This record gives sequence, structure tokens and C1' cells, in this order.
RNA sequence: AUUUUAUAACGAAGCGUGGAGAGCACAGGCUCUGUGAAACGCUGGCAACCACUUCUGCCUGGCCGGUUGAAAAAGGUGCCAAAUCCUGCCGCGAUAUUGCGGAUCUAUAAAAC
Repeated sequence: AUUUUAUAACGAAGCGUGGAGAGCACAGGCUCUGUGAAACGCUGGCAACCACUUCUGCCUGGCCGGUUGAAAAAGGUGCCAAAUCCUGCCGCGAUAUUGCGGAUCUAUAAAAC
């Protein structure tokens, strides 16, 4: 890099360096930003995908093992403006601009190759 599966309306910010952009890419909106963007560092936090631990139902009468749910979280990742910020393609319903659902794209994790 590719493929598969799961999740994505919750949640969680300060400081230092830096010095003009940022919100994935394209397009259109909208928003954030010299009251300091991106990026990097430090500290703190959120979450619970993986691992570990405890409890629990089931496979099963019991152990091992597997699995469901819950708790915890010091390990491996991730994340800490706004719904993945919104829209774009398809379907349905209202109606002249909106509502709902789905797909695509993207992100993250785990696994495979």
C1' cells in the first nucleotide's frame, strides 16, 4: 500500500516554540484563526478498538478453552472547535427548501496478505 470486519450526533485543553494559515482531497457553503492557524514539544485529559485483570450468563454437570454482558484501565494505539462541520450520489416524505434512510469518500482500531 491492498483486503476484510467494526466504529464514527457522546466525551476530553492548557502551556512553550512557531508565525499564517486551518477544518483529508476536489467543488460549493459555513466556521475557526495576530485575543496567534498549521507543525513540533511538555503536561493534563477523553474514550474503551487490542492486550491484561475481576465479575457474570451461555456452550456444559464440572475443569480447560471459547463466547455474551459489566467493571476497571497502570500496557499498545487513537482522540481532545462545530455530527466525519454541512452538502455533492441514490431512495422515500414534505415542499421550494428542508426532514429521514442508505451508498461513496475519509478517519481510527483489529486481523489477513
The RNA shown here (SAM riboswitch aptamer (S box leader)) has 113 nucleotides and comes from Neolewinella aurantiaca. Of the family's consensus pairs, 97% are formed in the model.